Model confidence (mean pLDDT): 90 of 100.
Predicted 3D model of a 262-nucleotide part of an RNA (large-subunit ribosomal RNA, domain VI).
Rfam family: Bacterial large subunit ribosomal RNA.
Context: one part of a larger RNA
RNA sequence: CGCAGGAUAUUUGAGAGGAGCUGUCCUUAGUACGAGAGGACCGGGAUGGACUGACCUCUGGUGAAUCUGUUGUUUUACCAAGAGCAUAGCAGAGUAGCCAAGUUGGGAAGGGAUAAACGCUGAAGGCAUCUAAGCGUGAAGCCCCCCUCAAGAUAAGAUAUCCCAUUCGUAAGAAGUAAGACCCCUGGAAGACGACCAGGUUGAUAGGCUUUGAGUGUAAGUGCAGCAAUGCAUUCAGCUGAGAAGUACUAAUCGGUCGAGG
Numbered sequence: 001c002g003c004a005g006g007a008u009a010u011u012u013g014a015g016a017g018g019a020g021c022u023g024u025c026c027u028u029a030g031u032a033c034g035a036g037a038g039g040a041c042c043g044g045g046a047u048g049g050a051c052u053g054a055c056c057u058c059u060g061g062u063g064a065a066u067c068u069g070u071u072g073u074u075u076u077a078c079c080a081a082g083a084g085c086a087u088a089g090c091a092g093a094g095u096a097g098c099c100a101a102g103u104u105g106g107g108a109a110g111g112g113a114u115a116a117a118c119g120c121u122g123a124a125g126g127c128a129u130c131u132a133a134g135c136g137u138g139a140a141g142c143c144c145c146c147c148u149c150a151a152g153a154u155a156a157g158a159u160a161u162c163c164c165a166u167u168c169g170u171a172a173g174a175a176g177u178a179a180g181a182c183c184c185c186u187g188g189a190a191g192a193c194g195a196c197c198a199g200g201u202u203g204a205u206a207g208g209c210u211u212u213g214a215g216u217g218u219a220a221g222u223g224c225a226g227c228a229a230u231g232c233a234u235u236c237a238g239c240u241g242a243g244a245a246g247u248a249c250u251a252a253u254c255g256g257u258c259g260a261g262g
Base pairs, nucleotide, nucleotide: 001152005163006162007161008160009159010158011157015149016148017147018146021049022048023047024046025045026044027043033038051106052105053104054103055102059100060099061098062097066093067092068091069090070089071086072085073084074083075082076081110144111143112142117137118136119135120134164262166175167174168173180258181257182256183255184200185199186198187197188196205251206250207249208247209246210245211244212243214240215239216238221234222233223232224231225230
C1' cells in the first nucleotide's frame, strides 16, 4: 500500500514444512515342518539403542553484584572491625536463570489408491489363459490421519462484537472527532533494533519495605576461661542477586498524535 467504511477479537485451511528408524527377550511353541540335527509364519507382551520435542520436580554443571575461610600488601590516626589491589588473589559451598549427563513425551493405531507379485471370471483362439472388457488381494514406499506455519490464498475467505452518517466546500477534497490505536512512561522467563507480552493511579508493572523460601554456617559488641594463640555463651546467629506472597512508600505525572462518513 492492497484486501470497496473504520476497528477489536476468534477462526477456516488453498498451500508449505516436520516426523517416518530399529534391536533383543518372553509367550504362542520346542508346536507346524523335519529321519534327525534343527526349527518357524501368524498373533500377544516386555525392555532397549540412536534421533528428536518440551521442561527443571529429582541427579548434577555453571552461577564474576550470595555467604564463609584465608595469604601478602596499602589504607580508614592506632586497637578491634572493615575497605582496595594481587587471574574472581586463592580456597570451600551455593538460590534463580540457563543447561544435560537429569525428567518426561514422540515415531501408535487406522483409512484410501497402488508397485512387484498372487488371484477370480473371461474371450480373441469351442481348449487353455490374472487381461483384451470387468473384479479382487497386496509394501517401511504414495495420498490422508499426527505436529507446526499459513487469507499478499491479489480467487486477498468466515464468525462475533464495537463506532457511526459531523462541519466546511459547487466539486475535487479538507478539518475536528467516534470505536480503536500509537507516541510517552514502568517492566518482562519477549528481545540485536523494531516487534511480542504484562501494566500505566478505576494501578501490584518495576523498585523499596514486610513476611516467607533458599544459600552460607553461629556476625559485631559484650561477658567468661586461658600468659597467649584461641575457645565458650549471648546465637542454628548475622548477612544475603535474581524465588513466592503481601503492601501504593517511590516511579508509571501531566499530556500529545493518528484514526470512519462508506